Predicted 3D model of a 371-nucleotide RNA (Bacterial RNase P class A) from Flavimaricola sp. Its Rfam family is "Bacterial RNase P class A". Gene Ontology terms of the family: tRNA processing, dimeric ribonuclease P complex and ribonuclease P activity. Rfam classes the family as a ribozyme. It was read from a public genome assembly, where an Rfam model found it. The model forms 96% of the base pairs in the Rfam consensus.

RNA sequence: GCGGAUGGCUGGGCGGUCGCUUCGUCGGGGAAACCCGACGGGGAGGAAAGUCCGGACUCCACAUGACACGGUGCCGGGUAACGCCCGGCGGGGGUAACCCCAGGGACAGCGCCACAGAGAAUGAGACAGCCUCGCAAUGCGGGGCAAUGGUGAAACGGUGGGGUAAGGCCCACCGCGUUUGUGGCAACACAGGCGGCACGGCAAGCCCCACCGGGAGCAAUGCCAAAUAGGGACCUCGUGCCAGCAAUGGCGGAUGACAUGCAUCCAGACGGUCCGGGUUGGCAGCUAGAGCAGACAUGGCAACAUGUCCGUCAGAUGAAUGAUCGCCGCCCCAUGGGGCACAGAAUCCGGCUUAUAGGUCAUCCGCGUCG
Numbered sequence: 001g002c003g004g005a006u007g008g009c010u011g012g013g014c015g016g017u018c019g020c021u022u023c024g025u026c027g028g029g030g031a032a033a034c035c036c037g038a039c040g041g042g043g044a045g046g047a048a049a050g051u052c053c054g055g056a057c058u059c060c061a062c063a064u065g066a067c068a069c070g071g072u073g074c075c076g077g078g079u080a081a082c083g084c085c086c087g088g089c090g091g092g093g094g095u096a097a098c099c100c101c102a103g104g105g106a107c108a109g110c111g112c113c114a115c116a117g118a119g120a121a122u123g124a125g126a127c128a129g130c131c132u133c134g135c136a137a138u139g140c141g142g143g144g145c146a147a148u149g150g151u152g153a154a155a156c157g158g159u160g161g162g163g164u165a166a167g168g169c170c171c172a173c174c175g176c177g178u179u180u181g182u183g184g185c186a187a188c189a190c191a192g193g194c195g196g197c198a199c200g201g202c203a204a205g206c207c208c209c210a211c212c213g214g215g216a217g218c219a220a221u222g223c224c225a226a227a228u229a230g231g232g233a234c235c236u237c238g239u240g241c242c243a244g245c246a247a248u249g250g251c252g253g254a255u256g257a258c259a260u261g262c263a264u265c266c267a268g269a270c271g272g273u274c275c276g277g278g279u280u281g282g283c284a285g286c287u288a289g290a291g292c293a294g295a296c297a298u299g300g301c302a303a304c305a306u307g308u309c310c311g312u313c314a315g316a317u318g319a320a321u322g323a324u325c326g327c328c329g330c331c332c333c334a335u336g337g338g339g340c341a342c343a344g345a346a347u348c349c350g351g352c353u354u355a356u357a358g359g360u361c362a363u364c365c366g367c368g369u370c371g
Base pairs, nucleotide, nucleotide: 001367002366003365004364005363006362007361008360009359010358012328013327014326015325016324017323018322020043021042022041023040024039025038026037027036028035029034045342049353050352052351053350054349055348056347057217058216059215060214062261063260064259065258069213070212071211072210073209074088075087076086077085078084089103090101091100092099093098104208105207109206110205111202112201113200127149128148129145130144131143132142133141134140135139157174158173159172160171161170162169175197176195177194178193179192180191181190182189183188221284222283223282224281231275232274233273234272235271240251241250242249243248252266253265254264255263256262289313291312292311294309295308296307297306298305299304329340330339331338332337333336
């Protein structure tokens, strides 16, 4: 200097004029709600997006569970929790820095592997080919092989050597099975012994295993005011039976995710279907907490935890957070003009995913050159 990888920051700035909204203080008006004025403070993001996870909070609604259903899936740690984050292990990609993995089980069972090919999973398979024997001999028939070629996504261990027609037939190493030891919390790794060792892949196919799991959601929910029709029709399920002197209990259905218990209701259903009416107003919920930014200390590889100091905080309600002018910054055309990324809070928070012009910082890897 060029290329690559990882992690951050910023994403227009300054000034003038006018305007919107919220909070606090003060003054005035008003019975109050509230209105007017002055001064001061605040006012859209790193993703506010997606609505994909996890929670806080509210209501249903009570308990115990894991039949069904759903989610996660190597090990250890972090966190309020998670499907997230950190550190490792194993596998894959890359020269490397680094990146990716829907990462438990294929001997519990079922299922699939089309076509091609000789043959596609219990020693399968012979098209071309190789060896051998026979014969009527450049062909035919019998027997043997699976190393070479071919087909395929994948061909029933790989490389090298010996022997052979050929093959773990034999040997070394690797792989595989089994077993022992060492290290590590563990996932796993390493080393040794024995064994020539037939038995593939897919579970992001069903499934098995382990762990976790109520539902709905701020349009939750609560209060005030106001209005109406305490609306109507149809259907179904023990209103009947059994036990008992009696009181009483039991039997069916529905709701509460599922199961059981329990609670409530049921012949004029708190069930199912259909028709119809009123309320579209106001207030609360509404934003200071598992907060956020920075600095320091301790512990930890880290994520993070604890403590101290200091600073900081939109709450609208059909939806405020703006308009305009000038200068500056960057880009394009050339004296004058145009453009400046992705994109806007709506209960809040922790994550993930997706979009993003330009500028800038740090660390690491590779290549080249100079000293």